[in-house]
RNA sequence: CGAGAUGGCUAGACAAUCGCCGCUAUAUCGUUGUACUUUUACUUUCGGGUUUGAGUAGACGGAUGUAGGGGAGGAAAGUCCGGGCUCCAAAUGGACAGGUUGCCAGAUAACUUCUGGGAGGCGUGAGCCUACAACUAGUGCAGCAGAGAGCAAACCGCCGAUGGCCGCUUUUAUUUAUAAGAGUGUGCACAGGUAAGGGUGAAAGGGUGCGGUAAGAGCGCACCGCGCGACUAGUAAUAGUUCGUGGCACGGUAAACUUCAACCGGAGCAAUUUCAAAUAGGGUUCCUCGAUCCUUAGAGGUCAACGCGUGGUCCGCGCGGGAACCGGGUAGAAAGCUUGAGCCUUAGAGUGAUUUAAGGCCUAGACGAAUGAUUGUCCUAGACAAAACCCGGCUUAUCGGCCAUCUCGCACC
Numbered sequence: 001c002g003a004g005a006u007g008g009c010u011a012g013a014c015a016a017u018c019g020c021c022g023c024u025a026u027a028u029c030g031u032u033g034u035a036c037u038u039u040u041a042c043u044u045u046c047g048g049g050u051u052u053g054a055g056u057a058g059a060c061g062g063a064u065g066u067a068g069g070g071g072a073g074g075a076a077a078g079u080c081c082g083g084g085c086u087c088c089a090a091a092u093g094g095a096c097a098g099g100u101u102g103c104c105a106g107a108u109a110a111c112u113u114c115u116g117g118g119a120g121g122c123g124u125g126a127g128c129c130u131a132c133a134a135c136u137a138g139u140g141c142a143g144c145a146g147a148g149a150g151c152a153a154a155c156c157g158c159c160g161a162u163g164g165c166c167g168c169u170u171u172u173a174u175u176u177a178u179a180a181g182a183g184u185g186u187g188c189a190c191a192g193g194u195a196a197g198g199g200u201g202a203a204a205g206g207g208u209g210c211g212g213u214a215a216g217a218g219c220g221c222a223c224c225g226c227g228c229g230a231c232u233a234g235u236a237a238u239a240g241u242u243c244g245u246g247g248c249a250c251g252g253u254a255a256a257c258u259u260c261a262a263c264c265g266g267a268g269c270a271a272u273u274u275c276a277a278a279u280a281g282g283g284u285u286c287c288u289c290g291a292u293c294c295u296u297a298g299a300g301g302u303c304a305a306c307g308c309g310u311g312g313u314c315c316g317c318g319c320g321g322g323a324a325c326c327g328g329g330u331a332g333a334a335a336g337c338u339u340g341a342g343c344c345u346u347a348g349a350g351u352g353a354u355u356u357a358a359g360g361c362c363u364a365g366a367c368g369a370a371u372g373a374u375u376g377u378c379c380u381a382g383a384c385a386a387a388a389c390c391c392g393g394c395u396u397a398u399c400g401g402c403c404a405u406c407u408c409g410c411a412c413c
Base pairs, nucleotide, nucleotide: 001409002408003407004406005405006404007403008402009401010400012378013377014376015375016374017373018372020071021070023068024067025066026065027064028063029062033060034057035056036055037054038053041050042049043048073384077395078394080393081392082391083390084389085268086267087266088265093315094314095313096312098264099263100262101261102260103117104116105115106114107113118132119130120129121128122127133259134258138257139256140253141252155198156197157194158193159192162191163190164188165187166185167184168183169182170181171180172179173178174177206224207223208222209221210220211219225248226246227245228244229243230242231240232239233238272335273334274333275332282326283325284324285323286322287321290303291302292301293300306320307319308318309317342361343360344359345358346357347356348355349354379382
C1' cells in the first nucleotide's frame, strides 16, 4: 500500500420565521359536570335519603394567554419465539390424542435466544457454518446403468487341481478295425472353481503388503481401519503416540414414516377495572310425563337429555329447564398509559454471556390519531423507513460515515 475477518458507534448538520401535541408554573373567563348553603315535593327506624329551583365557592373536569423545558427507529417492519401484566378461575382436576425441543456445560424472568466447549465440514489464514438423539424395534426410498444395491453377484476376464472331451504312445481281447485299461499333452474349456483384475454406477461385500492356492479369497499373518472392554484426562459431551480382545457382518437416508427422552392451559390493551346515563325484569309459540318421589296433582322437586364454563376428545366437577321468532335501550368519561427484568459512569468477580456494589439521569404517551412548512448555509449529498401496553431475541429491507483488534499478499528499511 492492497485484499479480507470480527466487534462497536452513528443514521444529514446548523440558523431563522410561522405552526402542532403533551408536562410544569402563572393569569383571566365560564359554569352543563363537582363541592357547600338553602328551598319544593315524597319518604323515614327521625340519624337521614331521593327530587325541584336559587346562591356561593373553586378551577377537580373545560377554554384562552404568557414563560420554561420535552416530543418517532436500528430496524418502530414481519407477528416468528419467549415473557411481564390482565382476565377466564379456582375441581380449569385426570387420561388420551396432538404439539414443541433434541451434542455437553453455563447465562437469563424465560426462549427454538446468547456464551463457552466437543464433534463434523469449509477456508492459506484471521474466522465461518451445522435441522448435531436413535438405522441391530420396524416399515419405506435411491430413476437409469449394471451380473448384483443390503438375507444384495457372476457380464468380461482368470484357473485348468478334480470330473468330462480331443490328440498321441502302448498293452490286452477280438475280426481289416473297434472296445477297454495304462501313460502322456504349453491341448479344449462343457460341468466346475473364483470374486484378486476390468467394466456399470453417486455408491459394489474394509485398505496396503507377505504367505498360501490350480487360480483366488481375512484363507492365514503384520500394520492400518472397525466393533467391544479396561485405563488415563475432563463436571460432561468427548479424546488418546495407552492396553487387551475379536477376523470383523449386512452400507446410505429419519429436513422419510417411525422410536426414545424432556417439556407444554387459553385468550389478549378491541385484555381488563371504575364511574355516569338509558331501556322492556319485554312479548309470542313449542318441548321437557324417559325414570322416580311428594303433593295443594300444578312441569312442582330430583335424575336423565340439552346448553355454558378461554386449545381438541372422553371422564369428572360447577352453573343453568331447553328451542325458535318478534321487538327495545346503550356506543359517553376516567384508568390501564409509561419509573421500566430502564439507561449511563466507576470499581469488583468471571474465558465469556452476565452479575454484584456505589453514584448519577427521567427520555413520546397520541386516540379519526401530535413532531410539519418555508428560507439560507455546509458536506459525508442523506437509503430502508413512523410509536399506539411494555420488554428480551430472531428474521427481512437498507444510502453512507467513523473507531478498535486480527489475518494474508506485495514493496522498502

This is a predicted structure of a 413-nucleotide RNA (Bacterial RNase P class A) from Psychrosphaera sp. F3M07. NCBI's taxonomy places the organism under Bacteria, Pseudomonadati, Pseudomonadota, Pseudoalteromonadaceae, Psychrosphaera.